[in-house]
This is a predicted structure of a 154-nucleotide RNA (Lysine riboswitch aptamer) from a bovine gut metagenome.
The prediction has a mean pLDDT of 77.
Rfam family: Lysine riboswitch aptamer. From the family's description: Riboswitches are metabolite binding domains within certain messenger RNAs that serve as precision sensors for their corresponding targets.
RNA sequence: GAUAGAGGCGCAGGUGCUAAGAGUAGCGUUUUUCGACGGCUUCGCAGGCUAUGGAGAGCGUGAAAGGCGUAUCUGCCGAAAGUGGAGCAGGCGAAAGCUUCUCUUGGGAGUGCGGAGAAUAUCCGUACUACUGUCGCUGAUGCGGAGAGCUAUC
Numbered sequence: 001g002a003u004a005g006a007g008g009c010g011c012a013g014g015u016g017c018u019a020a021g022a023g024u025a026g027c028g029u030u031u032u033u034c035g036a037c038g039g040c041u042u043c044g045c046a047g048g049c050u051a052u053g054g055a056g057a058g059c060g061u062g063a064a065a066g067g068c069g070u071a072u073c074u075g076c077c078g079a080a081a082g083u084g085g086a087g088c089a090g091g092c093g094a095a096a097g098c099u100u101c102u103c104u105u106g107g108g109a110g111u112g113c114g115g116a117g118a119a120u121a122u123c124c125g126u127a128c129u130a131c132u133g134u135c136g137c138u139g140a141u142g143c144g145g146a147g148a149g150c151u152a153u154c
Stems, first nucleotide, its partner, number of pairs: 001154005008077001010076008026061009038050004080105003084101005106132002109129008134145004
């Protein structure tokens, strides 16, 4: 350097189905109220009425997306996730998406805090706790490191 592997509630994606979202948003109708620049009334003013418009209530109708679960398929073990930068298309910008560079994170779980979310679901970040895989140090107990790692073969 090449090839092949391991960690386990392992990671990510596609499709079908279900629950939730939600009797919510929206729509229709009835009605209440605000408003009086505009319009009507008036010789004029005030006052009154009233349109566009706004905010509620009743009745009727009534979704969807992201996300979860489950079944199955696919790609895999920096799998993947996240901060920041650059680029991409459209007239511009934002958001989202895609590509790339840098940095952080071995993995899953629990708890606290923060954010997203309709949410005690779930996801992201962070701290702690034990567990677990791997290598190194140690006589041992134990301690430490990081995936650009570890193991096997050539």